A computed fold for a 94-nucleotide RNA from Roseicyclus marinus, annotated as Glycine riboswitch aptamer. The coordinates come from a structure-prediction model, not an experiment, and the mean pLDDT is 81. It matches the Rfam family "Glycine riboswitch aptamer". The literature on the family includes a 2004 paper in Science by Mandal et al., "A glycine-dependent riboswitch that uses cooperative binding to control gene expression". Taxonomically the source falls in Roseicyclus (Bacteria, Pseudomonadota, Alphaproteobacteria, Roseobacteraceae).
RNA sequence: CCAUCGUCACAGGGAGACGCUGACCCCGGAAAGGUCAGGGCCGAAGGAGCAACCGCCCCGGUAAACUCUCAGGCAGAAGGACCUGUGACGGAAC
Numbered sequence: 001c002c003a004u005c006g007u008c009a010c011a012g013g014g015a016g017a018c019g020c021u022g023a024c025c026c027c028g029g030a031a032a033g034g035u036c037a038g039g040g041c042c043g044a045a046g047g048a049g050c051a052a053c054c055g056c057c058c059c060g061g062u063a064a065a066c067u068c069u070c071a072g073g074c075a076g077a078a079g080g081a082c083c084u085g086u087g088a089c090g091g092a093a094c
Base pairs, nucleotide, nucleotide: 005090006089007088008087009086010085011084012083013082018039020038021037022036023035024034025033040074041073042072046070047068048067049066053061054060055059
């Protein structure tokens, strides 16, 4: 110096699951929309839990894309783990 790696920013890609049912509002009547409720479903924001292993070993530490669905979501939009590209910084960021 370059590359890798890490953090941040920007751009692009990015799955799954009721356009469900009912009541009310609105309307000349409907549709659409809104509010409330009913059960069903999804997992890739966030959150929580656990193994091997380790330790100071009646206990504790510790992982995920696994599990749970608290939260979030189930037309579209938004969001979206993660991936790619570009740039900046680098004992920096956290």